RNA sequence: GCAGGGGUAGCCAAGUCCGGUCAACGGCGGCAGACUUAGGAUCUGUUCCUUCGUGGUUCCCAGGUUCGAAUCCUGGCCCCUGCACCA
Numbered sequence: 001g002c003a004g005g006g007g008u009a010g011c012c013a014a015g016u017c018c019g020g021u022c023a024a025c026g027g028c029g030g031c032a033g034a035c036u037u038a039g040g041a042u043c044u045g046u047u048c049c050u051u052c053g054u055g056g057u058u059c060c061c062a063g064g065u066u067c068g069a070a071u072c073c074u075g076g077c078c079c080c081u082g083c084a085c086c087a
Stems, first nucleotide, its partner, number of pairs: 001083007010028003020067001029047006048056002060076005
């Protein structure tokens, strides 16, 4: 350089194709509680912010389309795999 895949919350990871039902399945971890003499295991609740509201802000970055974008389009950055090239 070419081709393909990927970047989502503390971590992993689904969703993207075919826009709305998404603060975004699920798991791990954290916190609280139940159980237990205690711990572990198990179970329940909770885990962006919040004045708790039909609230706010979010899916690598910057733009665009749209009433509406994690999802579609454009450009860029980074990571992985294969191939090619150089040494």
The RNA shown here (transfer RNA) has 87 nucleotides and comes from a Thermoplasmata archaeon. It matches the Rfam family "tRNA". Rfam classes the family as a transfer RNA. The sequence was found in a public genome assembly.